[in-house]
Context: one part of a larger RNA
RNA sequence: GCCAACGAGUCCAGGGAGAGAGCUUGUCUAAGCCCCUUAAACAAGGGCGGAGGCGUAGCGAAAGCGAGUGUUAAUAGCGCGUAGUCCGCCGCAAGGCGGACGCGCUCUCUCUUUGGGACCCGAAGCCAGAUGAGCUUGCCAUGAGCAGGGUGAACUUCGACGAAAGUCGAAGGGAGGCCCGAACGCUAGAGCUGUGCAAUACUCUGCGAUGACUUGUGGCAAGGAGUGAAAAGCUAAUCGAAUUUGGUAAUAGCUGGUUCUCUCCGAAAUAGCUUUAGGGUUAGCGUUGCGUGUUCCUUUUGGGGGUAGAGCACUGGAAGGUCGGGACAGGUCGAAAGACCGCUCAACCUAUCAAACUCCGAAUACCAAAAGUUAAAGCGCAGCAGUUAGACCGUGGGGGCUAAGCUCCACCGGUCAAAAGGGGAAGAGCCCGGAUCUCCAGUUAAGGUCCCUAAAUCCAUGCUCAGUGCAUCGUAAGGAAGUGGUAUUUCUCAAACAGUGAGGAUGUAGGCUUAGAAGCAGCCAUCAUUUAAAGAAAGCGUAACAGCUCACUCAUCGAGAGAUUCCGCACCGAAGAUGAUCGGGGCUAAAGCAUGGUACCGAAACUGAGGGUGCUCCGACUUUCGCAAGAAAGUCGGAGCGCGGUAGGAGAGUAUUCGCAUCUGCAGUGAAGCCGAAGGCGUGAGCCACGGUGGAGCGUUGCGAAGUAAGAAUGUUGGC
Numbered sequence: 001g002c003c004a005a006c007g008a009g010u011c012c013a014g015g016g017a018g019a020g021a022g023c024u025u026g027u028c029u030a031a032g033c034c035c036c037u038u039a040a041a042c043a044a045g046g047g048c049g050g051a052g053g054c055g056u057a058g059c060g061a062a063a064g065c066g067a068g069u070g071u072u073a074a075u076a077g078c079g080c081g082u083a084g085u086c087c088g089c090c091g092c093a094a095g096g097c098g099g100a101c102g103c104g105c106u107c108u109c110u111c112u113u114u115g116g117g118a119c120c121c122g123a124a125g126c127c128a129g130a131u132g133a134g135c136u137u138g139c140c141a142u143g144a145g146c147a148g149g150g151u152g153a154a155c156u157u158c159g160a161c162g163a164a165a166g167u168c169g170a171a172g173g174g175a176g177g178c179c180c181g182a183a184c185g186c187u188a189g190a191g192c193u194g195u196g197c198a199a200u201a202c203u204c205u206g207c208g209a210u211g212a213c214u215u216g217u218g219g220c221a222a223g224g225a226g227u228g229a230a231a232a233g234c235u236a237a238u239c240g241a242a243u244u245u246g247g248u249a250a251u252a253g254c255u256g257g258u259u260c261u262c263u264c265c266g267a268a269a270u271a272g273c274u275u276u277a278g279g280g281u282u283a284g285c286g287u288u289g290c291g292u293g294u295u296c297c298u299u300u301u302g303g304g305g306g307u308a309g310a311g312c313a314c315u316g317g318a319a320g321g322u323c324g325g326g327a328c329a330g331g332u333c334g335a336a337a338g339a340c341c342g343c344u345c346a347a348c349c350u351a352u353c354a355a356a357c358u359c360c361g362a363a364u365a366c367c368a369a370a371a372g373u374u375a376a377a378g379c380g381c382a383g384c385a386g387u388u389a390g391a392c393c394g395u396g397g398g399g400g401c402u403a404a405g406c407u408c409c410a411c412c413g414g415u416c417a418a419a420a421g422g423g424g425a426a427g428a429g430c431c432c433g434g435a436u437c438u439c440c441a442g443u444u445a446a447g448g449u450c451c452c453u454a455a456a457u458c459c460a461u462g463c464u465c466a467g468u469g470c471a472u473c474g475u476a477a478g479g480a481a482g483u484g485g486u487a488u489u490u491c492u493c494a495a496a497c498a499g500u501g502a503g504g505a506u507g508u509a510g511g512c513u514u515a516g517a518a519g520c521a522g523c524c525a526u527c528a529u530u531u532a533a534a535g536a537a538a539g540c541g542u543a544a545c546a547g548c549u550c551a552c553u554c555a556u557c558g559a560g561a562g563a564u565u566c567c568g569c570a571c572c573g574a575a576g577a578u579g580a581u582c583g584g585g586g587c588u589a590a591a592g593c594a595u596g597g598u599a600c601c602g603a604a605a606c607u608g609a610g611g612g613u614g615c616u617c618c619g620a621c622u623u624u625c626g627c628a629a630g631a632a633a634g635u636c637g638g639a640g641c642g643c644g645g646u647a648g649g650a651g652a653g654u655a656u657u658c659g660c661a662u663c664u665g666c667a668g669u670g671a672a673g674c675c676g677a678a679g680g681c682g683u684g685a686g687c688c689a690c691g692g693u694g695g696a697g698c699g700u701u702g703c704g705a706a707g708u709a710a711g712a713a714u715g716u717u718g719g720c
């Protein structure tokens, strides 16, 4: 990992609701006893048992009173009480009569709730009693062990010296938590091992090795306790409180799991409170039953408003201007007076800004009334829930950086959640569209129609040459005779613009400056002449000259040329991390962009054909009740509206085991079980038949009762 088996809302006692039933001369028994049963007992069943409970009356704190009572001075007022509904008949009505239901008690079932282990598994832990010092820590008693080598303390003796004390030398001596180093003990570093030789070993290098040494045997000390040269170390591979049994199914607002089918409806991720925020509770939203009956919704009409917008009339902000005032502390000019600038205040003019401004002022929304809608709502009561982590998109806003796949509100917004299908290359939240089932039928939506790939290499008119682009995401400021269009304007056959040919001179090298300054370093002036025209020179150039152009003019040529504005599409600006790309191939009068048009493709949408089912209505028939009218249930046929679905609510079924009855059922002429893609029935869970295997029990129908359904729980056990 797979297979098989086992594996989770149960039972008891109270409360509530619904359904069914019995009684309603109110109702029901409890313990206990007897019978039955049994080997004996328990349980189940039957019979006694009315103790007691609930109900029949309430009010008051109570005494108490009682259809009333409490309050109170009150016979006042007020509070809480004092049974009704429907149908039929009679009656103008009030009301009367009859029936049914309800009201009451009890039992059963279903749902739910409270207390219990309470749907199942899961802690770390807490407490109590025991068991442990054969491991290890410390201690006690009694034993044992430590090759060899080195160093050479005290002290003694001898010699020398000395008066002595003593000093020196030699010899002897053999101290030490002394030195080196085996046994022994330890483990600092590295390696190796790391499904090991080993749940701590092995190898090498190390440390101690007469000592606070090592070690044998026996003994003592323990769980909030011991022991500890102290590391919260050790106390039997267990230690910040051992192990084991019990309390014990501890508790777990947490995680995981929770087993058959079909049908109808179908949420929430919000508000208030919460030692509350991943939990609760109440409301909101769902469902089921009963009641009410248009109250819902839409349209119309009538209302109030101060938002969007707009505005500056108020409150404030901020820009320019004019005029006036103030202070002169400032700046410039002036001898001064003073003038100008600047500062400051106010008014006016112009143009403006505002969530906490408003002279104004919508659309929506909200309220009310009326009408409409025959289909779907609304509201009330009661049972049962789930939800309280929401996500993105659009719009209006706050926070943030008018950042975020950011965050917080709003809209009864949309989708997802709980929604499949088609489109978007791919894709929860975008676009289209809401899947009852079947069909090898048709029409469309979004989106598409060269090939991949279903459908136009469609039509018309333009644009783009950048592979720009080929849906969005995916680019800016700025730059540019890219190109197309719009508008305004200038020159032009009296010849424009461009090109080509020629001229572009003289006074003069203007004056000054300067080493030089001659059109062209710089300063000043910028005249005049000859002319078709020619600047005291627009640029290059020289040390300065020279030289080459330009403006300007003529000739040649012969039809358009120039400037500006706005718009469309392109260009540069344009740099990223694994190899690129529009989904790809590829595409250029497009298969790009823009405008218009006609076809076609395209979904589970719509239509067609057939079937199923829920609700409502209509018709026919059957049964029950009823004197009847009629009511209820069922079957068949028809019509209309529906039938996506998580949490969840409601309904109807299937299967398993057992019990009672039933078929006076089946079975060695073969039960159960198992195997078999293949026959039949059912929407389905499933059921029946047939063949094989198997070898002894089993089923139908009606009820009843549950150890009642397996794929998941790091589930448990077994097998492989």
Base pairs, nucleotide, nucleotide: 001720002719003718004717005716006715011116012115013114014113015112016111017110018109019108020107021106022105023104026054027053028052032048033047034046035045058065059064068080069079070078071077084101085100086099087098088097089096090095119257120256122254126247127246128245129244130243131242137221138220139219140218141217142216143215144214145213146211148180149179150178151176155172156171157170158169159168160167161166184208185207186206188205189204190203191202223239225235226234227233260653261652262651263650264649265648270283271282272281273280274279284387285386286384287383288382289381290380291379292378294376295377297372298371299370300369301368302367303366309360310358311357315354316353317352319350320349321348322347324345325344326343330341331340332339333338390416391415392414393413394411395410396409397408398407399406421432422431423430436611437610438609439608441607442606443605447601448600449599450585451584452583456598458597459596460595461594462593463592469587470586478572479571482569483568484567485566487564488563489562490561491560499556500555501554502553503552505529506528507527510524511523512522535550538549539548540547612643613642614641615640616639617638618637619636620635621634622633623632624631625630654709656706657705658704659703660702661701663699665698666697673693674692675691676690679688680687681686